[in-house]
RNA sequence: CGCUCAUCCAGAGGGACUGAGGGAACGGCCCGUUGAAGUCCCGGCAACCAUCCCGCCGACCGCGAGGUCAGGUGGGGAAGGUGCCAAUUCCGUCUUACGGCGAAGUGCGUCGUGAGGAAGAUGAGGA
Numbered sequence: 001c002g003c004u005c006a007u008c009c010a011g012a013g014g015g016a017c018u019g020a021g022g023g024a025a026c027g028g029c030c031c032g033u034u035g036a037a038g039u040c041c042c043g044g045c046a047a048c049c050a051u052c053c054c055g056c057c058g059a060c061c062g063c064g065a066g067g068u069c070a071g072g073u074g075g076g077g078a079a080g081g082u083g084c085c086a087a088u089u090c091c092g093u094c095u096u097a098c099g100g101c102g103a104a105g106u107g108c109g110u111c112g113u114g115a116g117g118a119a120g121a122u123g124a125g126g127a
Stems, first nucleotide, its partner, number of pairs: 001126001003125006013042005021031003025093004043085003048081002051077007058069004089119001094116009
C1' cells in the first nucleotide's frame, strides 16, 4: 500500500511517571480520579515466522545396509523476530435462512437464532 494468504468464542498484569480520557469508525453498551490514554521498568500469555528433535510421504544419492534435502505432512521442544495481556475482534452495521411479534398481509417493520460477507487487528509474503 484500494495486493495475497492464514488466524481472530482460548490465554496472559504489576510498579514508576503523569493526569482525562479509552474500547479503529458510527450506534449501542461498557471501562476510567479505587487513575483513561501515553512513556519507562519488570512480569506473563501465545506460538505466525525463524530454529531444534521425531514419524510418515516425496525427490535425489548408493549394489546394499543406508544417507541427503531452500520439498510435503503430522507430532513434540525451546522461546530468537513479531504480537498480545477488560468484555468473542465487547455487540451490532451489509446480505440471507428460519422462528416470534406487529391493523404489516405474497411483502414491510421489529426482535431472536444461524450462515455468509464488509470493516478491522496480528502474522507471513508480494510489489
Molecule: SAM riboswitch aptamer (S box leader)
Organism: Streptomyces beijiangensis